[in-house]
RNA sequence: UGGGCCGAUCGGGCGAUCGCAGGCAGAGUUUUCUGCCUGAGGAAAGUCCGCGCUCCACAGAGCACGAGGCCGGGUAACACCCGGACGGGGAAACCCGUGGAAAGGGCCACAGAAAACGACCGCCAGGUAGGCGUGAACAUGCAGCGGGCUACGCGCAUGAGUAUGCCCACCGGUAAGGGUGAAAAGGUGGUGUAAGAGACCACCGGCGCCGGCAGCAAUGGCGGUGGCCAGGUAACCCCCCUCGGGAGCAAGGCCAAGCAGAGGCGAAGCCGAAUCUUCGGCGGGGACCUGCUCGUUCCCCUGGAGUCUCGGGUGGGCUGCAAGAGCCUCACGGCGACGUGCAGGCCGAGAGAGAUGAUCGCCCAGAGAGGGCUUUCACGAAGUAGGAUCCCGUAUCCGAAUCGCACAAGCCCAAUCGGACAGAACGCGGCUUACAGAUUGACCCACAGU
RNA sequence: UCCGAUGUCAUUUAAUUGGUAGGAUGCCGCGCUCUGAACGCGGUCGUUGAGGUUCGAGUCCUCACGCCGGAACCA
Numbered sequence: 001u002g003g004g005c006c007g008a009u010c011g012g013g014c015g016a017u018c019g020c021a022g023g024c025a026g027a028g029u030u031u032u033c034u035g036c037c038u039g040a041g042g043a044a045a046g047u048c049c050g051c052g053c054u055c056c057a058c059a060g061a062g063c064a065c066g067a068g069g070c071c072g073g074g075u076a077a078c079a080c081c082c083g084g085a086c087g088g089g090g091a092a093a094c095c096c097g098u099g100g101a102a103a104g105g106g107c108c109a110c111a112g113a114a115a116a117c118g119a120c121c122g123c124c125a126g127g128u129a130g131g132c133g134u135g136a137a138c139a140u141g142c143a144g145c146g147g148g149c150u151a152c153g154c155g156c157a158u159g160a161g162u163a164u165g166c167c168c169a170c171c172g173g174u175a176a177g178g179g180u181g182a183a184a185a186g187g188u189g190g191u192g193u194a195a196g197a198g199a200c201c202a203c204c205g206g207c208g209c210c211g212g213c214a215g216c217a218a219u220g221g222c223g224g225u226g227g228c229c230a231g232g233u234a235a236c237c238c239c240c241c242u243c244g245g246g247a248g249c250a251a252g253g254c255c256a257a258g259c260a261g262a263g264g265c266g267a268a269g270c271c272g273a274a275u276c277u278u279c280g281g282c283g284g285g286g287a288c289c290u291g292c293u294c295g296u297u298c299c300c301c302u303g304g305a306g307u308c309u310c311g312g313g314u315g316g317g318c319u320g321c322a323a324g325a326g327c328c329u330c331a332c333g334g335c336g337a338c339g340u341g342c343a344g345g346c347c348g349a350g351a352g353a354g355a356u357g358a359u360c361g362c363c364c365a366g367a368g369a370g371g372g373c374u375u376u377c378a379c380g381a382a383g384u385a386g387g388a389u390c391c392c393g394u395a396u397c398c399g400a401a402u403c404g405c406a407c408a409a410g411c412c413c414a415a416u417c418g419g420a421c422a423g424a425a426c427g428c429g430g431c432u433u434a435c436a437g438a439u440u441g442a443c444c445c446a447c448a449g450u
Numbered sequence: 451u452c453c454g455a456u457g458u459c460a461u462u463u464a465a466u467u468g469g470u471a472g473g474a475u476g477c478c479g480c481g482c483u484c485u486g487a488a489c490g491c492g493g494u495c496g497u498u499g500a501g502g503u504u505c506g507a508g509u510c511c512u513c514a515c516g517c518c519g520g521a522a523c524c525a
Stems, first nucleotide, its partner, number of pairs: 001446004006441005012363007020039008041421001045432002048430005053248004057296002060294004065244005070084005085098005099239002104237002106233003120178002122174003126171003130167005138159005186204006205229002207226005213220002252319004261310005269282005283301005312524003326346004330341004366417002370413006379404003386398004451521004456516002460475004469505001476494006498514005
């Protein structure tokens, strides 16, 4: 210098004028005026997680259901953050992923023999049945040839069928090879066999079990051992572990104003004491809405807890609601997330149809029509001028300067344009998503210089 | 502000446990007809968007976007 990777900070500034909301003070006196102070975000967003807070009688137990899921730590808590382990990607910085498929069930379209108790083609000892050949001994016949002189050999024919070769079908063995698929039952070599195969052996890879070692652990590594070789899917059911009661500030509390109630559903009583209305026990109903059961407590059991429907009234005020898991700086502990501090400093929106804005001027980023300058290369003048081959001509080879202009790159000038995503509504911690641009830090790679 | 539900051709509506997204109306073209309608034949058009799990996603998971619905207090 170029490329990459991981963060952090900011996200217009100044001035003038007009305007808005809240607070305080004063005037005015019942909602107006004046002055001063304060007034959005990193995401205020989506409402996806986790909490605080409030109410539901208690917030208890179990099942169901839901959520999470390597290990350790941080935290009020988390699906967040930090550190680590393993696997994958990358040359590296770095990034991505994560319980169990050897408890069980389901699914794996098409293709394929088979998608997990695999066998279509292929290969093959054996068995059964069939077909086509070869064909010994032996028996009978013939009389062509040789020897020999009447019997043998050879030959030929017929029979006989021992044995054997090939082919086909079925039974059977096999899982090397082929082909299908996203995925095919460890790999290489050998032994072995009818053919083969972890069937066996050597090496390699994976897995399980046992025992030490390192580590809190996930896990790593060492030794031994078992031929154990086990497909994928749990963002399908499921198993294991952990966590979770529900509703939400329109929660809830206080005050004021106003009105008119009606109807339905709804349980079961019994015993004892006391005595004419109560208490106790058993039983029943309800207090949880969106499932069930149980416990404690409370209410009710027909003068009725509770609940539903119709009707009526209000559309007001205060509070919850801004000093907090608060912010900044420093010190200490920790690799870090983070924690601690009687160390210091600060107070930073609180509306209720919803304020935080508009205009003008200057400036800082940024974009930029167009113009100018410089540079390199290409193109044209040009394969020209010129040079070489002893000289000339021809031919061959080499081959400019300079000028022109287009593109590109860099620099300068510059009309003009010009602020990204987005707006608090009970609060907080995260995640996710949106975001013009600017600044900045660490790291990695390549090239160059010292 | 809070809570709940939902998204498939232009409209309406299917898709059995994840395995070629189907129909009706519409639109376009052709035929029939003197012309139009009706009718017949053929065609067009879609899973809200992005990412993930899986061999494979309309379907399962996450994020984003759009649309729809509900709500207060007193007696």